[in-house]
Context: one part of a larger RNA
RNA sequence: GCCAGGGAGUUUUGAUCGAUGGCGAGGUUAAGCGAUUCAAUCGCGCAACCGCAGGGAAACCGACUGUCCGCAACGCCGCAAGGCGCGAGGGACGGGGUGAGCUCGCCCGAAGUCAUCGGUGGAAUACCCGAAGCCAAUUGAUCUAUGCGUGGGUAGGCUGAAGCCCCUUGAAAGAGGGGUGGAGGGCCGAACCAGUUCUGACGUGCAAAUCGUUUGGAUAACCUGCGCAUAGGGGUGAAAGGCCAAUCUAAACUGGGAAUAGCUGGUUCCACUCGAAACUACUCGCAGGCAGACCUCGGACGAGGUAGAUGGUGUGGUAGAGCCACCGAUUGGGUGCUUAGGGGCCGAAAGGCCUCGGCAUCCUGUCAAACUCCAAACAUGUCAUCGCCGUAGACUCCGGGAGUGAGGGCAUCAGGGGUAAGCUCGGUGUCCAUAAGGGAAAAAACCCAGCCCAAAGUUAAGGUCCCCAAGUGCCGACUAAGUGUAAUAUGAAAAAGCGUCCAUGGUCUAAGACAACUAGGAGGUGGGCUUAGAAGCAGCCACCCUUUAAAGAUAGCGUAACAGCUCACUAGUCGAGAUUAUGGGCCUUGAAAAUGGACGGGGCUAAGUCGGCCACCGAUACUUUGGAGCACCGAAAGGUGAUCUGGUAGAGUGGUGUCGUGCGCGGGUGGAAGCUGGGUCGUGAGAUCCAGUGGACCGCGUUCGAAUAAGGAUCCUGGU
Repeated sequence: GCCAGGGAGUUUUGAUCGAUGGCGAGGUUAAGCGAUUCAAUCGCGCAACCGCAGGGAAACCGACUGUCCGCAACGCCGCAAGGCGCGAGGGACGGGGUGAGCUCGCCCGAAGUCAUCGGUGGAAUACCCGAAGCCAAUUGAUCUAUGCGUGGGUAGGCUGAAGCCCCUUGAAAGAGGGGUGGAGGGCCGAACCAGUUCUGACGUGCAAAUCGUUUGGAUAACCUGCGCAUAGGGGUGAAAGGCCAAUCUAAACUGGGAAUAGCUGGUUCCACUCGAAACUACUCGCAGGCAGACCUCGGACGAGGUAGAUGGUGUGGUAGAGCCACCGAUUGGGUGCUUAGGGGCCGAAAGGCCUCGGCAUCCUGUCAAACUCCAAACAUGUCAUCGCCGUAGACUCCGGGAGUGAGGGCAUCAGGGGUAAGCUCGGUGUCCAUAAGGGAAAAAACCCAGCCCAAAGUUAAGGUCCCCAAGUGCCGACUAAGUGUAAUAUGAAAAAGCGUCCAUGGUCUAAGACAACUAGGAGGUGGGCUUAGAAGCAGCCACCCUUUAAAGAUAGCGUAACAGCUCACUAGUCGAGAUUAUGGGCCUUGAAAAUGGACGGGGCUAAGUCGGCCACCGAUACUUUGGAGCACCGAAAGGUGAUCUGGUAGAGUGGUGUCGUGCGCGGGUGGAAGCUGGGUCGUGAGAUCCAGUGGACCGCGUUCGAAUAAGGAUCCUGGU
């Protein structure tokens, strides 16, 4: 892991609500007693409880049938629609009781009580499993810590303190030398004790701390046997919170005890109806609660309700816009005044002038969440009309039961952030959550579309070369980059292009444009100045005149300066468009990421992109037919449903199976239960029949009662 068996809302009590039943201004007995066929059952038991009156802290005082509206029902009229009367229950007014509280509060025109079953919450272990802990009484110092008593152990080697002796020396104190001696928490190193390094081995080990190597101490604050002592908020500690029996920042064991757990996990059959929330307030509150909102079930009342549209009448200051309408920011300029100050100029100085400024005014240009002379869309109050819902009961109210109170994506409007985030905080909407199906290759929330069952057809989004259902469809363009074949997510900009296509202008052009080729491109003059020189072409000034078809006192190259080569400009040849500006489409560059790689793939020059058209495919959508359920009408038969049948948490309802029990009825050796296989029925839990196996009990209907349903809990036990 698998299989089998076991495994979780129970029981008691008091409270409250509902259903059913009994009795009813009353209802009921408890313990106990008696009778009995000793299991039930029947009778007694007026103790007690609830109700029949409330108000007040208490003393104490102490309560309605008067009026009106009016649903149902009933009666009358009417063919009917409807009208009238009366009107239980219901509503309103009035009246009353009480309260030193008096414009107020509570209460008053009789309905309760007992039992059974069910829902919920309280107390109890209280659906099940799960702490670490807290307290108490005991047991431990055979491990280990320290101490005490009494014993034991420490190969060998090295060093050579004091003291003593001798020699030398000195007046002496002393000094030097040689011996002897054998000190030391002395040295080296076994046993012994320890446990440094390899951060070695091992690491389901030899071992719940070992093995190897290396290493520290090894006559001492040494090691060690035995005995004794100290005990849990206590001991002991050369102090590490160390150790106190593999347990220590408070031992173990037993008990309180099923401690508690706002936390994690699990919680067992079916079908039907409805169906959320992740928000607001408060909270030692933020993983939880409580009240409200939202869901569900039941009841009461009895006629209106209102999400939508249009119109009338109000409210508003956002988007936008504006700013000579305020306020604040802000560009350039004109005019006038001021000239204290900075800079500059003139002047001997006094002073004067210019400029940078300052103030006022005029013109001009630009802005604002906390500016507004303006001002939408839109939102909203209210009224009316329409629409929709409602006597098959809406709206509203009362009561029982919840769950939820971690939300999330997308679109949009704003704030925070960096006009970042699958970011964060709000508003509005929507979807997911709790939503299946089709599409987007795959996919919570993007597109289409809200799944009762069966069959047939038609479409949506999206598609139609193959994988893969349907066009290798038609018409007109573009692209040559495999660009692309991606709605978004699944990237791309500024900028650039003599890639190519289109549109709209300007200019030139059969009096011949543009390009190319042929020819010319001159003279005064080498203009003047400057310069060594300056001749079109270093530089400065001027830039005329002539001949001409045309030709600059020269646009570029060149020379030391000339020369030389081109250009502008002109003619000829040629013969039809040329050139320029702006805008647009597709395309190209811009364009960088880590294993090899993706349009889903193959592949495609359309099977790419743009525009138009016609077919077809394509879903649980839509249509049709049949069926089921549910809701409603109806006495029933039956009928209606365009507007019903997705659904987590959850509320409500009805069933299936298992075990037993009373009563009733059955089956079985001519084969019960169980098991295996198959058929049939039921929406389903399940039921039933047949065959085989098996070899002795079993079932049906109904009543009551449950230790009543397993796949999960790191579930328990066993097997494998």
This is a predicted structure of a 720-nucleotide part of an RNA (large-subunit ribosomal RNA, domain II) from a Methanobacteriota archaeon.
The full RNA is in RNAcentral, with records from ENA.
Its Rfam family is "Archaeal large subunit ribosomal RNA". On this family, see Yusupov et al., Science 2001: "Crystal structure of the ribosome at 5.5 A resolution".